[in-house]
RNA sequence: UCUCGAUAAAGGCAAAACUGGUGAAAGCCAGUGACGCAAAGCUACAGGGGCUAAGGCACGUCGUGCUAUGCCAGCCAGUUACCGAA
Numbered sequence: 001u002c003u004c005g006a007u008a009a010a011g012g013c014a015a016a017a018c019u020g021g022u023g024a025a026a027g028c029c030a031g032u033g034a035c036g037c038a039a040a041g042c043u044a045c046a047g048g049g050g051c052u053a054a055g056g057c058a059c060g061u062c063g064u065g066c067u068a069u070g071c072c073a074g075c076c077a078g079u080u081a082c083c084g085a086a
Stems, first nucleotide, its partner, number of pairs: 004084002012037002017032006035074001041079003047076002049072003055067005
């Protein structure tokens, strides 16, 4: 240095739920909270996959379908990184 991840050390992040806000929704922000995480840091036009459908289009009878320019990285992934037992 690379790989790897321990009943190590120093720390870090924060699921669900509740409250308030925001958004058409998915979701996001803040507070409380802690399910968990060795990258639960960053990246959505490196890539794959997933969610929503306002608007648009089509059908048709007041609905249904398709569609991302909207989202998700705590889905896989790319990339950067603390410590140093086996």
Predicted 3D model of an 86-nucleotide RNA (c-di-GMP-I riboswitch aptamer) from Anoxybacteroides voinovskiense. The model forms 95% of the base pairs in the Rfam consensus. Taxonomically the source falls in Anoxybacteroides (Bacteria, Bacilli, Caryophanales, Anoxybacillaceae).